RNA sequence: GAUGAACGCUGGCGGCGUGCCUAACACAUGCAAGUCGAGCGGAGAUUCUUGGAGUACUUGUACGAAGAGGAUUUUAGCGGCGGACGGGUGAGUAACACGUGAGCAAUCUGCCUUUUACUGGGGAAUAACACUGGGAAACCAGUGCUAAUACCGCAUGACGUCUCUUAGUGGCAUCACUUGGAGACCAAAGGAGAAAUCCGGUAAAAGAUGAGCUCGCGUCCGAUUAGGUAGUUGGAGAGGUAAUGGCUCACCAAGCCUACGAUCGGUAGCCGGACUGAGAGGUUGAACGGCCACAUUGGGACUGAGACACGGCCCAGACUCCUACGGGAGGCAGCAGUGGGGAAUAUUGGGCAAUGGGGGAAACCCUGACCCAGCAACGCCGCGUGAAGGAUGAAGGCUUUCGGGUUGUAAACUUCUUUGAUCAGGGACGAAAAAAAUGACGGUACCUGAAGAACAAGCCACGGCUAACUACGUGCCAGCAGCCGCGGUAAUACGUAGGUGGCGAGCGUUAUCCGGAUUUACUGGGUGUAAAGGGCGUGUAGGCGGGUCUGCAAGUCGGAUGUGAAAUUCCCAGGCUUAACUUGGGCGGGUCAUCCGAAACUGCGGAUCUUGAGUACUGGAGAGGAUAGUGGAAUUCCUAGUGUAGCGGUAAAAUGCGUAGAUAUUAGGAGGAACACCAGUGGCGAAGGCGGCUAUCUGGACAGUAACUGACGCUGAGGCGCGAAAGCGUGGGGAGCAAACAGGAUUAGAUACCCUGGUAGUCCACGCCGUAAACGAUGAAUACUAGGUGUAGGGGGUAUCGACUCCCUCUGUGCCGGAGUUAACACAAUAAGUAUUCCACCUGUGGAGUACGGUCGCAAGACUAAAACAUAAAGGAAUUGACGGGGACCCGCACAAGCGGUGGAUUAUGUUCUUUAAUUCGAUGAUAACCGAAGAACCUUACCAGGGUUUGAAAUCCCAAGAAUUUUGCCGAAAGGCGAGAGUGCUUUAUUGAACUUGGUGACAGAUGUUGCAUGGCCGUCGUCAGCUCGUGUCGUGAGAUGUUUGGUUAAGUCCAUCAACGAGCGCAACCCUUGUGAAUAGUUGGAUUUUUCUAUUCAAACUGCCCCGGCAACGGGGAGGAAGGAGGGGAUGAUGUCAGGUCAGUAUUACUCUUACAUCCUGGGCUAGAAACGUAAUACAAUGGCCGGUACAAUGCGCAGCGAAGCCGCGAGGUGAAGCAAAUCGCAUCAAAGCCGGUCCCAGUUCGGAUUGGAGGCUGAAACUCGCCUCCAUGAAGUCGGAAUCGCUAGUAAUCGCAGAUCAGCAAGCUGCGGUGAAUACGUUCCCGGGUCUUGUACACACCGCCCGUCAAACCAUGAAAGUGACCAACACCCGAAGUCCGAUUCGUCGGCCUAAGGUGGGGGGCAUGAUUGGGGUUAAGUCGUAACAAGGUA
Repeated sequence: GAUGAACGCUGGCGGCGUGCCUAACACAUGCAAGUCGAGCGGAGAUUCUUGGAGUACUUGUACGAAGAGGAUUUUAGCGGCGGACGGGUGAGUAACACGUGAGCAAUCUGCCUUUUACUGGGGAAUAACACUGGGAAACCAGUGCUAAUACCGCAUGACGUCUCUUAGUGGCAUCACUUGGAGACCAAAGGAGAAAUCCGGUAAAAGAUGAGCUCGCGUCCGAUUAGGUAGUUGGAGAGGUAAUGGCUCACCAAGCCUACGAUCGGUAGCCGGACUGAGAGGUUGAACGGCCACAUUGGGACUGAGACACGGCCCAGACUCCUACGGGAGGCAGCAGUGGGGAAUAUUGGGCAAUGGGGGAAACCCUGACCCAGCAACGCCGCGUGAAGGAUGAAGGCUUUCGGGUUGUAAACUUCUUUGAUCAGGGACGAAAAAAAUGACGGUACCUGAAGAACAAGCCACGGCUAACUACGUGCCAGCAGCCGCGGUAAUACGUAGGUGGCGAGCGUUAUCCGGAUUUACUGGGUGUAAAGGGCGUGUAGGCGGGUCUGCAAGUCGGAUGUGAAAUUCCCAGGCUUAACUUGGGCGGGUCAUCCGAAACUGCGGAUCUUGAGUACUGGAGAGGAUAGUGGAAUUCCUAGUGUAGCGGUAAAAUGCGUAGAUAUUAGGAGGAACACCAGUGGCGAAGGCGGCUAUCUGGACAGUAACUGACGCUGAGGCGCGAAAGCGUGGGGAGCAAACAGGAUUAGAUACCCUGGUAGUCCACGCCGUAAACGAUGAAUACUAGGUGUAGGGGGUAUCGACUCCCUCUGUGCCGGAGUUAACACAAUAAGUAUUCCACCUGUGGAGUACGGUCGCAAGACUAAAACAUAAAGGAAUUGACGGGGACCCGCACAAGCGGUGGAUUAUGUUCUUUAAUUCGAUGAUAACCGAAGAACCUUACCAGGGUUUGAAAUCCCAAGAAUUUUGCCGAAAGGCGAGAGUGCUUUAUUGAACUUGGUGACAGAUGUUGCAUGGCCGUCGUCAGCUCGUGUCGUGAGAUGUUUGGUUAAGUCCAUCAACGAGCGCAACCCUUGUGAAUAGUUGGAUUUUUCUAUUCAAACUGCCCCGGCAACGGGGAGGAAGGAGGGGAUGAUGUCAGGUCAGUAUUACUCUUACAUCCUGGGCUAGAAACGUAAUACAAUGGCCGGUACAAUGCGCAGCGAAGCCGCGAGGUGAAGCAAAUCGCAUCAAAGCCGGUCCCAGUUCGGAUUGGAGGCUGAAACUCGCCUCCAUGAAGUCGGAAUCGCUAGUAAUCGCAGAUCAGCAAGCUGCGGUGAAUACGUUCCCGGGUCUUGUACACACCGCCCGUCAAACCAUGAAAGUGACCAACACCCGAAGUCCGAUUCGUCGGCCUAAGGUGGGGGGCAUGAUUGGGGUUAAGUCGUAACAAGGUA
């Protein structure tokens, strides 16, 4: 895009079309084929004429039967024509059925047209009818009568037919035609009319129409259908037919069809056309038109011009109906209609007015053909549901950042219009060639008028593809989904709403076809790695094929003629208001047929050539093949000797062998298998493959010569042959090795990897098998298209002869590389380049190289080879990362070298877990755990119990009252509640206003409630690691690469050199602070009186600057000077990013939740619990020490709600005291401890260690019970240096010693700082950990904490096998055999025979369904067991 559609929602009008796709299922009822009386005899009806039997009486009137004749008319029967057309359907049919083009010298043709001739005279019957009889009926029988355009003789008769024959012409074989003669045979019907005449009849010729037959070509799928055929194929003869013909029959011959697909099976009406497509094609065959076939199923003939006959006949079967049970009737796949089936398809309508058909002389009759109407948005086309103006951008809705935005000029409102619908009036064409008459549609179309915006809009979508977005609800639920995929608490994807987009009387969905799809590739594809080259050869059919000359004309090309129906498509015009629709004209359409012509190419015939191919001769190379023989080394075994305790094996072991003498070693022997070195991307072979040496037989290739043949060639479906290893059969052989198997190890296990043994097998002969990653994953052949360099074999040239060398060339085999090709990788004269020929193969993945069937095989199995079902990917190449029990290089207290610790003890502290009314919350490997917390007795506090408050403890607005403020009583644990008094200020336009207090109302407050996976900000970590990027250029189809790689160097992507790169940015470094040296200036509150120290500010100094060595350079090594030397030490400073890392409880903040509570106030409790575990610390275990006495030396800091001196009291904590100090001045603070000097202790659970506990005190604070710190006296636990494991540190560092500060009323063993004393070691980078760069592999990309395989268990799905079972299909054999044609018999009835439908029996075959059970397969968030594969995947 399309549809004969259906379904869902919705639905105003008209025009034109269309409407059982399923059950060729069954059918009630009505209608669909009759007509002709001008063919005939009857039988009626009406009427007229005649007639007058007779009747009535009023006696001359009325009525009037039979009969005769005429006119009009009806029609059962005989007869004629038509029922073979028209209408329906698509079951069957793969076929001369259809299409197209030819042919019939092998044919027929009613009615129609043209022409010629004729139409004389007779006869015998039979329906109807009458009577009789049978039957329920349908209907039938008998007897008798009668007519014809019914039937039958006779006559006439050729231009007919047949036989014989004369002459001629033609063709395509049989033959045909024309002409002349002779003989034989065969016709007829009448009717109407007053008549003319008309309609008929017969014979013949011709035409037209229709039909029959034959042939060429075309016409679906299956080879898992390969052979089929017996009247089959042909012949001459006969029969039959309109006609040819095995159409039928007798005889004779043995043919005929088939790989160019016979036969068989499946499916199917064919075509013009229709849909789609750029076309080529693909799909389709409703409606309209042509042909065919069929008419309940099967068979059969009759009649006829025509049938083997839809609304005819006979028979058989099934079904339905009637029946008196004897017997009969029926056929909607005609139009309506009914039931049924189905997702689904209409009225038991009107009319013959038109068009057409049948009959008729005609009038006319018939016509469910047809014309119309009805139903259905089923399709196509047209129209409408209003138009213009209209901003306060109304209300309402939705949304919001609360400002607004949007719906939206949309509405309202104003002005206007009236198509359709409605009403009223008028009113056709279609009807007809002289006039009249004749309209179902239809009072329809159309025209005019009226009224009033009045009566008329929905459907789908809105994540991407794909035009169109927000809110709410929901919370991996409900659901959506064409594909990708949405939904797990902020969903543009679900549902709803608002809005928007699309189409519009429709819109979506489903189904089907084509397109996109170059995704079956003719146009127009591929096969190294994506699917795909046969394992290799030989060769049949077939396809293709070298040069020259010549002929033919099959292919090819040109021209002409015929045909390709109409309709359709296309173009141009016309008619309906337009369009759809329709009318006219034109073009077009072919593997078509015939004729004429051309001869380049292909083909065919002839001639010729040598370059393709082959032969011959000469020569060398070779693991080419087969057979026979032969050789040495080695392993093993046997015998003997020597010899003694081990051997062997492994990562380490053990099994095993060995004192019955092994292993080792010497000598001899046996046996089998394989052939070291040479040996080489060397050689040979078609491939598989081939390796000691010798002989014999034998195949091929190569080079050279140019003698011979003369296209003999290439490819190759089937066929045939060869074909590694393993395997199989028979018979040998068996040293080593070695599936299976056994044992030992390893392991969680180890039916493995490793070890010790070991049988088939490996070897030989003969025969099978026929497969391999049979690989160059690359079919064969030919030609052409830059080079370079190896190697193997041969030939030639140059050099005086000549090894060697050099050059040229042919054949083979490698590497590199340009053009070109390729998705890329790569290939590149040995092509995957450019061309040609032939073969083979491919068409998403899985199922599956499987099932079934067939062929082969002894078997194993091989070859051929599907489907259901499942699925959105599977796959290739390359890229960037990440990773590796891959590689290279480098770095780091990473290891090593050292020092000191942790892990053991006690205590402190944090965490887990447990407990609890609560033990608030967070942090959880590194990157949580003396962390948030720089300090929980109350407070803090978020937790628990109890007691209170509800516009609230604090904020803003409003109203009322009261100044504010202050004193005080009672109750209560407090919060608070209930009261009593004092006080009345400032301002003003004299209402009030400002601040404050109380009360009230509602907006609101409030929340340490949730989400750190909605966020900001901040932080941790990799990591102070050296990286991370960009612009331009270049390369690549692209992702991307280059730069940033490489060689050096550095702490450094630091710098240098080189380079398709050149530059730049964030990082590094530097700038900043501090410390170490010096100088200048200034200086109090310090010290001193000579310098100076200190404090503050500024400056100087260090830059590989200088020397030597190495290096292109960068730079490195050493040295001098210097306070300091190669970054002097330390700090701050943390790139792009990673971890959905941490924090909603610091603050901020989206969304959600609570609102007399999840808010808020108070008291008390808890955060301090304690079986257990972990982390971080403190103190120790002592003599490098403890204790006692004496004595020396700091720095950073802090201080007014503060530091607090001296003095005095207390053993002490401390108290008292109050000077000084907002601090270089005073105080903490004598500033210190380790240190040094002296004494004591003497290796002990101690004079070590200090936990715990008792007692007595001190300090802070409303308050030290839960639960603070300190002092003194007493007590004196564990602990004697710490298992596995593990941490820190490279110099003023570790270790050790004390001091200060923040927090803080009080509380540090924590933290942040400060100084004192002050080491050891680093060979080095193999290993552990982490990181960086380059490279490599990858099936990973959530990135190895990755991916992923198989069994088992569970559920579901489709499928194979299966004892069987069931229905079915076609063929075959036999039996029986209706009707009927034909044959024979028969005077007539009738009988017989051949054939044969249906029926029956039988054995095989085929597909289908089903089947206990069984096999595998597929699928399914979280099952079990292992870990096979991807990295060297841990055994490639």
This is a predicted structure of a 1436-nucleotide RNA (small-subunit ribosomal RNA) from an uncultured bacterium.
The coordinates come from a structure-prediction model, not an experiment, and the mean pLDDT is 84.